[in-house]
RNA sequence: AUGUCGAAAAGGCAAACCGUUGGGAACGGCGGGACGCAAAGUCACGUAUCUUAAAACCUGGAGGAUGAUUCUCCCGGUUCAGAUGGACGGACUACCGAA
Repeated sequence: AUGUCGAAAAGGCAAACCGUUGGGAACGGCGGGACGCAAAGUCACGUAUCUUAAAACCUGGAGGAUGAUUCUCCCGGUUCAGAUGGACGGACUACCGAA
């Protein structure tokens, strides 16, 4: 010096909740507040969970038009889209230095 590790010291972050604000929502920002955290620092790559306003597709129902094609609305589902790093994994960076 580096890696692992986490005693001590100096510090750091900030859950729930409340106020305010952005959003369709999950959730985020700011302030208060501390449950906790050795990466509770950063990053949506993988998994998981959450949201459903818009878009696409599908099932069902209702109504309208037509020679036929079809159009609109409602419920549900899937994809897409978004969110969560204090859900886990992974990547990157980092203060201190006992055993």